[in-house]
RNA sequence: UGAGUGGGUGGGACGAUCGCUGGUGGUACGAGUUAUCACUGGAGGAAAGUCCGGGCUCCGCAGGACAGGAUGGUCGAUAACGUCGACCGGCCGUGAGGUUAGGGAAAGUGCAACAGAGAGUAGACCGCCGAACGGCGCUUUCGAGCGUGCGUGGUAAGGCUGAAACGGUGCGGUAAGAGCGCACCAGCGUUCGUGGUGACACGAUCGGCUCGGUAAACCCCAUCCGGAGCUAGACCAAACAGAAUGAAGCGGCGGUCCGUCGCGUUCCAUCAUUCGGGUAGGUCGCAAUUGAGGCGGCGAGCAAUCGUCGUGCACAGAUAAAUGAUCGUUGGCGAAAGUGCAAACUUUCGUUACAGAACCCGGCUUACAAACCCACUCGCCGU
RNA sequence: GCGGCUGUAGCUCAGUUGGCAGAGCAUCACGUUGCCAACGUGAUUGUCGUCGGUUCGAAUCCGAUCAGCCGCU
Numbered sequence: 001u002g003a004g005u006g007g008g009u010g011g012g013a014c015g016a017u018c019g020c021u022g023g024u025g026g027u028a029c030g031a032g033u034u035a036u037c038a039c040u041g042g043a044g045g046a047a048a049g050u051c052c053g054g055g056c057u058c059c060g061c062a063g064g065a066c067a068g069g070a071u072g073g074u075c076g077a078u079a080a081c082g083u084c085g086a087c088c089g090g091c092c093g094u095g096a097g098g099u100u101a102g103g104g105a106a107a108g109u110g111c112a113a114c115a116g117a118g119a120g121u122a123g124a125c126c127g128c129c130g131a132a133c134g135g136c137g138c139u140u141u142c143g144a145g146c147g148u149g150c151g152u153g154g155u156a157a158g159g160c161u162g163a164a165a166c167g168g169u170g171c172g173g174u175a176a177g178a179g180c181g182c183a184c185c186a187g188c189g190u191u192c193g194u195g196g197u198g199a200c201a202c203g204a205u206c207g208g209c210u211c212g213g214u215a216a217a218c219c220c221c222a223u224c225c226g227g228a229g230c231u232a233g234a235c236c237a238a239a240c241a242g243a244a245u246g247a248a249g250c251g252g253c254g255g256u257c258c259g260u261c262g263c264g265u266u267c268c269a270u271c272a273u274u275c276g277g278g279u280a281g282g283u284c285g286c287a288a289u290u291g292a293g294g295c296g297g298c299g300a301g302c303a304a305u306c307g308u309c310g311u312g313c314a315c316a317g318a319u320a321a322a323u324g325a326u327c328g329u330u331g332g333c334g335a336a337a338g339u340g341c342a343a344a345c346u347u348u349c350g351u352u353a354c355a356g357a358a359c360c361c362g363g364c365u366u367a368c369a370a371a372c373c374c375a376c377u378c379g380c381c382g383u
Numbered sequence: 384g385c386g387g388c389u390g391u392a393g394c395u396c397a398g399u400u401g402g403c404a405g406a407g408c409a410u411c412a413c414g415u416u417g418c419c420a421a422c423g424u425g426a427u428u429g430u431c432g433u434c435g436g437u438u439c440g441a442a443u444c445c446g447a448u449c450a451g452c453c454g455c456u
Base pairs, nucleotide, nucleotide: 001379002378003377004376005375006374007373008372009371012330013329014328015327016326017325018324020042021041022040023039024038025037026036027035028034029032044354048365049364051363052362053361054360055359056229057228058227059226068225069224070223071222072221073087074086075085076084077083088102089100090099091098092097103220104219108218109217110214111213125159126158127155128154129153132152133151134150135148136147137146138145139144167185168184169183170182171181172180186210187209188207189206191204192203193202194201195200233284234283235282236281242275243274244273245272246271247270253264293313294311295310296309297308298307299306300305331352332351333350334349335348336347337346338345339344384455385454386453387452388451389450390449393408394407395406396405402439410426411425412424413423414422432448433447434446435445436444
């Protein structure tokens, strides 16, 4: 200096004016989800998606199994996880590094289109062979011999098809061939040794064992999971309806009775009080108020993380949902013009993202304008 | 808050043990007709919403993501 790998920071600042919303205090009267004044607090790294896990709450529950779902190398971290860390193996990259649903296919079942002879204890289209049996021809000492590749056949070396075809090279062997035999190599497995907590690695030994792929196909194995969710749930509690008691009144019925008046009983409506369940609505849950919190020091650990000490470090809390708008100054970036040898400066214009709490935490995933920083790798050039 | 479904041609939809993506309508051309419609014949049409993975091979299986729709409380 070019190209790259991994990780991190960051998410503009100040002021004025006008608003919104929580808290505290004051004032006013209409006396409360009121108005107004003062002080003070007011979004995020992802508040998002709701993909996992936990707290919390209620319900259920003798214990277990089945079903269903999830996870899947090893060791560790954690409240827990499908998350994180370190390591092992595979694949990719010259490398820094990246990536990996990475248990089991010698339990069972299934699948593999097209092509191809053959797709799973497979297979004979071309090729190779003529050993064996038969046919045909020739010879014959009549025992048989030779030839032919015609039939039954043998063959997995070579060709061909495919994503995939039952190890590779060589020698022997054979009619031709073949792990058929042997040597070496590769893989797999057995047994053993060494190292490691372990996944595993390295080495030795034996076995011709060569056993294909697919489980993000069914399945098997191991581990985990009771269900529902803050509209959880707790409390207060209008109106209407219901029940009980009481009150006065009106109408009806029965008795006495011409009528009136009085008494009794029942029903309906009204009013009052009380009651139960509990709707609308409200309060709590719910704002760090002692929590898996932040920051700093020390210690343990490769790390994730943990232990311990210190610390006034610390007020979002709405409910149809507040956290905004405008203006000015300024910062970053870009463009243009000007000045200047250059560094740089001045002016003007543009740009400044993604998004937005709703019970709370731990992760994951996704979105994101610039700008900046750290570590490392490869190439080239110079010293 | 909890749960589910859909995305395939211009439109409406099929597509199963994973193996060449289809139908109807529409469009275009030709025939028929004096002309049009209807009818007949033929043709065109796709990143299977997007990205990644598993597999020899993915619309189909798995994960993530985007968009739309529905149900319950």
Predicted 3D model of RNase P RNA and transfer RNA as a complex of 456 nucleotides. Rfam match: Bacterial RNase P class A. The family's RNA type in Rfam is ribozyme. The coordinates come from a structure-prediction model, not an experiment, and the mean pLDDT is 76.